Predicted 3D model of a 461-nucleotide part of an RNA (small-subunit ribosomal RNA, 3' major domain) from an uncultured Gammaproteobacteria bacterium. The full RNA is in RNAcentral, with records from SILVA. The coordinates come from a structure-prediction model, not an experiment, and the mean pLDDT is 82.

[in-house]
Context: one part of a larger RNA
RNA sequence: AGACGGGGGCUCGCACAAGCGGUGGAGCACGCGGUUCAAUUCGAUAACGAGCGGGGAACCUUACCAGGGUUCAAAUACUAGCUGCAAACUCUAUGAAAGUAGAGCUUCUUCGAGAGUGCUAGAUAGGUGUUGCAUGGUCGCCGUCAGCUCGUGACGUGAGUUGUACCCUUAAGUGGGGUAACGAGCGCAACCCUUGUCGUGUGUUAAAUGUACACACGAGACUGCCUAUGUAAGUAGGAGGAAGGUGGGGACGACGUCAGAUCAGCAUGACUCUUACGCCCUGGGCGACACGCAUGCUACAAUGGGCGGAACAAAGGGAAGCGAAGCCGCGAGGUGGAGCAAAUCCCAUCAAAACCGCCCUCAGUUCGGAUUGCAGGCUGCAACCCGCCUGCAUGAAGCCGGAAUCGCUAGUAACCGUGCAUCAGCCACGGCACGGUGAAUACGUUCUCGAGCCUUGUACU
Numbered sequence: 001a002g003a004c005g006g007g008g009g010c011u012c013g014c015a016c017a018a019g020c021g022g023u024g025g026a027g028c029a030c031g032c033g034g035u036u037c038a039a040u041u042c043g044a045u046a047a048c049g050a051g052c053g054g055g056g057a058a059c060c061u062u063a064c065c066a067g068g069g070u071u072c073a074a075a076u077a078c079u080a081g082c083u084g085c086a087a088a089c090u091c092u093a094u095g096a097a098a099g100u101a102g103a104g105c106u107u108c109u110u111c112g113a114g115a116g117u118g119c120u121a122g123a124u125a126g127g128u129g130u131u132g133c134a135u136g137g138u139c140g141c142c143g144u145c146a147g148c149u150c151g152u153g154a155c156g157u158g159a160g161u162u163g164u165a166c167c168c169u170u171a172a173g174u175g176g177g178g179u180a181a182c183g184a185g186c187g188c189a190a191c192c193c194u195u196g197u198c199g200u201g202u203g204u205u206a207a208a209u210g211u212a213c214a215c216a217c218g219a220g221a222c223u224g225c226c227u228a229u230g231u232a233a234g235u236a237g238g239a240g241g242a243a244g245g246u247g248g249g250g251a252c253g254a255c256g257u258c259a260g261a262u263c264a265g266c267a268u269g270a271c272u273c274u275u276a277c278g279c280c281c282u283g284g285g286c287g288a289c290a291c292g293c294a295u296g297c298u299a300c301a302a303u304g305g306g307c308g309g310a311a312c313a314a315a316g317g318g319a320a321g322c323g324a325a326g327c328c329g330c331g332a333g334g335u336g337g338a339g340c341a342a343a344u345c346c347c348a349u350c351a352a353a354a355c356c357g358c359c360c361u362c363a364g365u366u367c368g369g370a371u372u373g374c375a376g377g378c379u380g381c382a383a384c385c386c387g388c389c390u391g392c393a394u395g396a397a398g399c400c401g402g403a404a405u406c407g408c409u410a411g412u413a414a415c416c417g418u419g420c421a422u423c424a425g426c427c428a429c430g431g432c433a434c435g436g437u438g439a440a441u442a443c444g445u446u447c448u449c450g451a452g453c454c455u456u457g458u459a460c461u
Base pairs, nucleotide, nucleotide: 001461002460003458004457005456007455008454009453010452011451012450013449015445016444019408020407021406022405023404026298027297028296029295031293032292033291034289035288042053043052064284065283066282067281068280069279070278078122079121080120081119082118089104090103091102092101093100094099108114126273127272129271130270131269135267136266137262138261139260140258142256147186148185149184150183151182152181153162154161155160166177167176168175192250193249194248195247197219198218199217200216201215202214203213222244225238226237227236228235229234287427300401304360305359306358307357308356309355316347317346318345321340322339326335327334328333367398372393373392374391375390376389377388378387414437415436416435417434418433419432420431
């Protein structure tokens, strides 16, 4: 100087408390451990792994396994030697395919053997092989925490200190006061995007005359005004205002820490394999199942379930696409093909919860839907391993969950549906976004956890 303390002081944070809803019990989904297996490819492992890489495992992907095959498929330029006039293409045989074997067809030319082709050898290629403790790049956490430093000066033999301590204040090392310090940099804040109000302009595909919407430009908020308080910075209240003290949200992440993660996204040093640890193909596996854990979904019902009626969104996507009306089917879906490169048409009358009416009356039920049987639909070369959906039948566990534990402070939680990416299809109940309905509570900082500043102790560095 740090780090640490079951030392102290001060101060923050959904940290506790106050509340609301969950997890832990059930079934299922998904990830992981374990076990099994020919293989169940690999990575990630306290917080910071486990619906994570993966934003789509039937083949492909695919890196794993079994079997079959190959020695250059793609790239680069060669060198040497040899071959023959091709290669490609077509056909035949064989095969699960990959491939192998054979046949057919057929070049340019200055006729040199050049271009090109094939073979052999060499040098190369190739490797998701090893090392993230050799690395780049990128990312996670501390943490959007308020810190981390520098120049000159001063102090100290020196390591170093001061500045950056103190008082007040702030979300903030934010600002004010003061001061052997005076200044400055990276962070904070602001500048950027979005949302909330208004004005002006423009506009069709919206509406129909004055509007809404979209786009662009501008206005607006600054503790500016008032009161109180304070030396000040500021703080408390008020007015006006769509908005008030950072208005809400986002992007933005200092010096550094964890030899944190990634050699399998990519790049890359070194090492290593070279008729194989490379490459191609068929099939299987990544989907196994006595178990254990994490994250979710659906429930256990009456604030509910069922049937009927009938309202109100936002944000997206669409050409190898979205696909209307009509018709067929109980339905998934089929047929059909209008319109639309889309404020025009379609997904989609775009919603669901909500609301109105009727039934159910507390029951393992008209709750719950697992599981299983049968019959179908769709995608795709192909749904056995191993897809999704529909109809009928079946109707399991489950009566609110031990110890323990998580999220959330407002348009938030909770509940409700909608869209998108990936994508042929889909194991999505995941992820990302969108709107609808819309709460409760915060006395307070003793305690738990984490953090900041000062200080103290130390046998630690």